[in-house]
Context: one part of a larger RNA
RNA sequence: CUGGGCGUAAAGAGUUGCGUAGGUGGCAUAGAAAGCGGAUAGUGAAAGCGUGUGGCUCAACCAUACAUCCAUUAUCUGAACUACUAAGCUAGAAGAUGAGAGAGGUAGAUGGAAUUCUUGAUGUAGGGGUAAUAUCCGUAGAUAUCAAGAGGAACACCGAUGGCGUAGGCAGUCUACUGGCUCAUUCUUGACACUAAGGCACGAAAGCGUGGGGAGCAAACAGGAUUAGAUACCCUGGUAGUCCACGCCGUAAACUAUGGAUGCUAGCUGUAAGCCGUAUCGACCCGGCUUGUAGCGAAGCUAACGCGUUAAGCAUCCCGCCUGUGGAGUACGGUCGCAAGACUAAAACAU
Numbered sequence: 001c002u003g004g005g006c007g008u009a010a011a012g013a014g015u016u017g018c019g020u021a022g023g024u025g026g027c028a029u030a031g032a033a034a035g036c037g038g039a040u041a042g043u044g045a046a047a048g049c050g051u052g053u054g055g056c057u058c059a060a061c062c063a064u065a066c067a068u069c070c071a072u073u074a075u076c077u078g079a080a081c082u083a084c085u086a087a088g089c090u091a092g093a094a095g096a097u098g099a100g101a102g103a104g105g106u107a108g109a110u111g112g113a114a115u116u117c118u119u120g121a122u123g124u125a126g127g128g129g130u131a132a133u134a135u136c137c138g139u140a141g142a143u144a145u146c147a148a149g150a151g152g153a154a155c156a157c158c159g160a161u162g163g164c165g166u167a168g169g170c171a172g173u174c175u176a177c178u179g180g181c182u183c184a185u186u187c188u189u190g191a192c193a194c195u196a197a198g199g200c201a202c203g204a205a206a207g208c209g210u211g212g213g214g215a216g217c218a219a220a221c222a223g224g225a226u227u228a229g230a231u232a233c234c235c236u237g238g239u240a241g242u243c244c245a246c247g248c249c250g251u252a253a254a255c256u257a258u259g260g261a262u263g264c265u266a267g268c269u270g271u272a273a274g275c276c277g278u279a280u281c282g283a284c285c286c287g288g289c290u291u292g293u294a295g296c297g298a299a300g301c302u303a304a305c306g307c308g309u310u311a312a313g314c315a316u317c318c319c320g321c322c323u324g325u326g327g328a329g330u331a332c333g334g335u336c337g338c339a340a341g342a343c344u345a346a347a348a349c350a351u
Base pairs, nucleotide, nucleotide: 004322005321006320007305008304012319014202015201017200018199022195023194024193026089027088029086030085031084034082035081036078037077038076039075040074041073042072043071044070050066051065052064053063054062055061092192093189094188095187096185097184098183099182100181104178105177106176107175108174109173110172111155116150117149118148119147120146121145122144126137127136163170164169207248208247209246210245211244212243216242217241221237222236223235224234259318260317261316262315263314264313267296268295269294270293271292272291273290274289275288276287277286300307301306324351325350326349333344334343335342336341
């Protein structure tokens, strides 16, 4: 390089969100002739290989003749396809207009339930906890009940294989600002598209820095149990942390373990949003279309499991990744980071 693969065997990068280079690219007309095809000519040493003929008695060996294929250069020529130039089209894409749904994002305001604590009142000997205990709290008045107050965090019911978001993720209520999406009209532009190495941006939890905050929970830690032991599981406590602001970190079973885009290939059933029709006074019901989200399933695929119009089917384009296991996602070097560490990434050796 060719070839084979990537749901679960090695392999889809966390999101490819934006997008550079690059690669690829709809319908149709004319031109030119770069790729491409044809013809002619030149070059591609000899030996060797191949074919024919000949010489050593044959053969090996030797001599001689010829040539394909292929590569490249020049000239002439062709114009289907790709690229190019010019002028177009509307099925891709984008915009406009009119509707719509939504825990999409950011900021601010605000509500009720509950836990804890404080104060007051009633009240008296227990409470708490467990399989059972004990540590623990309580006559300095606990637990329980009532009232008032403080403070922090999370939002029961609705709530749903419901919705939104590129992914991470998003849920009390209200307000302001703001992103995307769907449907309808078929009005505008006229290929403006797809993918995307590097790059930029975002990125759960934990962790880190500075300053706040701290109700509950709770690594570490202490004590009580259990046990042969118990650096655990259980219990009583409890600090970081969890929360907020700003700045880092950049990783997860970041999972649909399934990259993105486009087209094609039986159906059935539910559900969400919108539209159209039927019906009706109007709506509901019923039928259809588009977009999303689920359950089955024909063909097909698959090692099987299973997937199956939301493909793991049939094809095209682009990117990423894999090549026995261990050593090892390690060492060394480099880049980034305050650090923790992250990213990139071997070999010896063993089998």

Predicted 3D model of a 351-nucleotide part of an RNA (small-subunit ribosomal RNA, central domain) from Candidatus Saccharibacteria bacterium YM_S32_TM7_50_20. It was read from a public genome assembly. Its Rfam family is "Bacterial small subunit ribosomal RNA". Its family is annotated with ribosome and structural constituent of ribosome in the Gene Ontology. The prediction has a mean pLDDT of 81.